[in-house]
Context: one part of a larger RNA
């Protein structure tokens, strides 16, 4: 921009894409078969490989705004307690998120029409013949079925819902008003390079703060006691705590503005 009025939702599926794998073991059954050795079809079940998708409960990884330990040095006047720098100084852990080596799931089944192949009926050709007329089986391949995209499918589909003005002008022309709805702007994230998408904007829990909880770290500072001291014990599962789960209008989402144009009958 189009989709012969304008909007907001929900959809159909022409068409396209994805997937499509293979194994071992058990039972049937040491059965059929076979002199024996050996050893099935058909059918039923179990396990697991690679591959793929989703996810983070578990197991781990990462986690430079979380916690702790510790070395050197500078500073906060000193002690104590801290801060800066040294690869994040080094080291031990670790929430959310993101992840695989972790977890769950997938390939199936069924139908249609077939290939090689196997048949029925059957003439030409009194026989025979699966074929000439006719009919039936038969593959991981094909078409559906399963998953995803999809009406720019210009052949532009369908359904539901919303608004459905008024005024000046005799009328036409022209002018004013300005619906449904959309945007701008702001707070953000389940989204994201930007854009887009999604949630929210005081009739408000959208983000921050605060409060509570969870999870993490692992026993804060101060004080008391014990020890010559290094240090230990108690107060006390303490103190601190990013992203997680809730609550709460304290802060910020103010007020506005723009587009839209109300068709047909």
């Nucleotide at each position: 921009c189009g989709c012969g009025g304008g909007a907001g939702g929900u959809u159909u599926g022409a068409g396209g894409g994805g997937a499509g794998u293979g194994g071992a073991c058990u039972c049937u059954a040491g059965u059929a078969c076979g002199a024996g050795a050996g050893g099935a079809c058909c059918g039923a079940g179990u396990c697991g490989a690679a591959c793929g998708a989703a996810c983070c409960u578990c197991u781990g990884g990462u986690g430079a705004a979380c916690c702790g330990g510790u070395u050197g040095u500078u500073c906060c006047g000193c002690c104590a307690g801290g801060a800066g720098c040294a690869u994040a100084g080094c080291c031990g852990g670790g929430u959310a998120g993101c992840u695989a080596u972790g977890u769950u799931c997938g390939g199936a089944u069924c139908a249609g029409a077939u290939a090689a192949g196997c048949g029925c009926u059957g003439a030409a050709a009194g026989c025979a013949u699966a074929u000439a007329a006719g009919c039936g089986c038969g593959a991981a391949a094909c078409u559906g079925a399963c998953c995803c995209c999809a009406a720019g499918a210009u052949g532009a589909g369908a359904c539901c819902u919303c608004a459905a003005u008024c005024c000046c002008g005799u009328g036409c022309a022209g002018g004013g008003u300005g619906a449904a709805g959309a945007g701008u702007c702001g707070u953000g994230g389940u989204a994201g390079a930007c854009u887009a998408c999604c949630a929210c904007g005081u009739u408000g829990a959208u983000a921050g703060g605060c409060c509570g909880g969870g999870g993490g770290u692992g026993g804060a500072a101060g004080c008391a006691c014990c020890g010559c001291a290094a240090g230990g014990u108690g107060u006390g599962g303490a103190g601190c705590u990013g992203a997680c789960c809730g609550g709460u209008a304290c802060u910020a989402a103010u007020c506005g503005c723009u587009c839209g144009g109300a068709a047909c009958u």
A computed fold for a 265-nucleotide part of an RNA from Candidatus Tyrphobacter sp., annotated as large-subunit ribosomal RNA, domain VI. The full RNA is in RNAcentral, with records from ENA.